A computed fold for a 402-nucleotide part of an RNA from a Neomoorellaceae bacterium, annotated as large-subunit ribosomal RNA, domain III. It matches the Rfam family "Bacterial large subunit ribosomal RNA". Rfam links the family to the GO terms structural constituent of ribosome and ribosome. The full RNA is in RNAcentral, with records from ENA.

Context: one part of a larger RNA
RNA sequence: AAGUAGCGAUAAGGAGGGUGAGAAUCCCUCCCGCCGAAAGCCCAAGGAUUCCUGGGGAAGGCUCGUCCGCCCAGGGUUAGCCGGGACCUAAGGUGAGGCCGAAAGGCGUAGCCGAUGGGAAGCCGGUCAACAUUCCGGCGCCACCCAGGUGGAGCGAUGGGGUGACGCAGGAGGCUAGGCCAGCCGGGUGCUGGUAGUCCCGGUCUAAGGGAGUAGGAGGGGGAAGCAGGGAAAUCCGCUUCCCUGGGGAUCAAAUCCCAACUCCGAGACCUGAUGGGGACCCUCUUAAAGGAGGGGAACUGGCCAAUGCCACACUGCCGAGAAAAGCCUCUAAGCGUUGAAGCCUGGGUGCCCGUACCGCAAACCGACACAGGUGGGCAGGGCGAGAAUCCUAAGGCGCGC
Numbered sequence: 001a002a003g004u005a006g007c008g009a010u011a012a013g014g015a016g017g018g019u020g021a022g023a024a025u026c027c028c029u030c031c032c033g034c035c036g037a038a039a040g041c042c043c044a045a046g047g048a049u050u051c052c053u054g055g056g057g058a059a060g061g062c063u064c065g066u067c068c069g070c071c072c073a074g075g076g077u078u079a080g081c082c083g084g085g086a087c088c089u090a091a092g093g094u095g096a097g098g099c100c101g102a103a104a105g106g107c108g109u110a111g112c113c114g115a116u117g118g119g120a121a122g123c124c125g126g127u128c129a130a131c132a133u134u135c136c137g138g139c140g141c142c143a144c145c146c147a148g149g150u151g152g153a154g155c156g157a158u159g160g161g162g163u164g165a166c167g168c169a170g171g172a173g174g175c176u177a178g179g180c181c182a183g184c185c186g187g188g189u190g191c192u193g194g195u196a197g198u199c200c201c202g203g204u205c206u207a208a209g210g211g212a213g214u215a216g217g218a219g220g221g222g223g224a225a226g227c228a229g230g231g232a233a234a235u236c237c238g239c240u241u242c243c244c245u246g247g248g249g250a251u252c253a254a255a256u257c258c259c260a261a262c263u264c265c266g267a268g269a270c271c272u273g274a275u276g277g278g279g280a281c282c283c284u285c286u287u288a289a290a291g292g293a294g295g296g297g298a299a300c301u302g303g304c305c306a307a308u309g310c311c312a313c314a315c316u317g318c319c320g321a322g323a324a325a326a327g328c329c330u331c332u333a334a335g336c337g338u339u340g341a342a343g344c345c346u347g348g349g350u351g352c353c354c355g356u357a358c359c360g361c362a363a364a365c366c367g368a369c370a371c372a373g374g375u376g377g378g379c380a381g382g383g384c385g386a387g388a389a390u391c392c393u394a395a396g397g398c399g400c401g402c
Base pairs, nucleotide, nucleotide: 013031014030015029016028017027018026032399033398034397035396040379041378042377043376046359047358050357051075052074053073054072055071056070060068061067080141081140082355083354084353085352087118088117092113093112094111098107099106100105122139123138124137125136126135142351143350144349145348146347147346148345149344150343154336155335159331160330161329162328163327167318168317169316170315173311174310175309178305179304180303181302182301184203185202186200187199189197205276209272210271211270216265217264218263219262220245221244222243223242224241225240226239227238229237230236247258248257278300281296282295283294284293285292286291319322365374366373381393382392383391
């Protein structure tokens, strides 16, 4: 320079009360304003105690500060069924042997590692100051083991086969979430122009199991014999031939197409689960306030709209022609089994390790900062509307630390 620039979005504050040495800034209440496909909520990444409680007031906080993501102390993260591992493989990595290379090392088969994919099983309610699909209550489920029963001949893999198993676009159908309207239940009654027919609040509920198998979708089905294929075997798969079981059209006939029969898949709805749970509101106690504890508890019905969610990559179309392995089913090999296999039923038992607090479009992550920047996925109320636009608003959250 200079007590100058600046004090970081122009969403906005005002009043009363409280605490305190001290209050524009902390707490409570009322009013006002802002967001509302977000400035709300839930995950993932990343961060790593920032979470909760008590205390503090030097520094950090662009002012203040009794306050804080600051300082001190104590506390807090509970799982067979959520996510990961004890399972599988992709790109990629690594790589026994192997090939190459003065050395170091490079490449690469099998194998192994590697999720962003595949793969057994949980929902609803309650609860601490702080966790909950983890604790508690209720009702379920999965895998493996053991015992008993039934059963009466198969079982059995690192091997064979099937399945797993997959693109994009488009439209239609059936539903559900959700919403709206009415009915019903509970509460209020007009001190001010009007208001006893209007206003306000709430109106539900899980998975799994059982029954029936629905809307709809896919495939003709069954039997016998044979075979040098699936690099051993096979009753499995494949191929060939024959037989049985219908109709119609095209065709020499067959393949093929439609309907029926049969088989398989398949949302949702219904009953149950549930004499449960929730529930507006009311009562009692406590607290300066905020708040806390206990108890009771009504209605819970019908119609309409309706998804981008489900049936389901199901159908139709198209060309760029759209993972793998485990798992599961089946087949046999060695072997085991009539001194009793598989399967099924009942009962009992076992179920390990890691994550789990909190922030998470942000003052807690990436940007040197409490920085107008950046950051993947999910949810998607109401009034208009084609709409996830715009405007207003609910739940919820904020008024951006002079």

Taxonomically the source falls in Neomoorellaceae (Bacteria, Bacillati, Bacillota, Clostridia).